[in-house]
Molecule: Lysine riboswitch aptamer
Organism: uncultured Limosilactobacillus sp.
């Protein structure tokens, strides 16, 4: 350099279905009531609304993000997560915050599963991390073998 393996649910993307989100939000009506309110937060502007915004009651009734299952496709650092930088959007601007990126860099993790805790999350979903457990693949060491112990994907096998 080339080819290849891992699987009690290997990984990602796209798509369909389902549940959740949620009887929540938009929107409409009524009641009471104040002078302010909305555009993510604060300052400065700008625009808009002002019986507004917010509250209570009634009607109405989603979606996105996140997930599970089926299918297709591409794959085996597949990929995930964290941090930093850049960039796009959230009216403008400064600082922050939120969301996206098939943009880049650095770091962590062999793989899925179970339990507990922390954290993200609307969440008894799911993700990440830590600890523990059984398993699986691989290599090393010990053993005649069964098997045991140990390592980490910058690995392992073949050429």
């Nucleotide at each position: 350099g080339a080819a290849g393996a891992g699987g009690u649910u290997g990984c990602a993307u796209c798509u369909c279905u389902u549940a959740u989100c949620a009887g929540u939000a938009a929107c409409c009506c009524g009641c009471a009531a104040c002078a302010g309110g909305u555009g993510a937060a604060u300052g400065a502007g700008c625009a808009c609304c002002g019986a507004a915004c917010g509250g209570c009651g009634g009607g109405g009734g989603a979606a996105a993000g996140g997930a599970a299952g089926g299918g297709a496709u591409g794959c085996c650092g597949a990929a995930a997560c964290a941090g930093g930088c850049g960039u796009u959007g959230g009216c403008u601007u400064a600082u922050u915050c939120c969301a996206g990126c098939a943009g880049c860099c650095u770091g962590u993790u062999g793989g899925g599963c179970c339990a507990u805790g922390a954290u993200u999350g609307a969440a008894g979903a799911a993700g990440u991390c830590a600890u523990g457990g059984a398993c699986u693949g691989u290599c090393g060491c010990a053993a005649a073998a069964a098997u045991g112990c140990g390592g980490g994907g910058c690995g392992c096998u073949u050429c």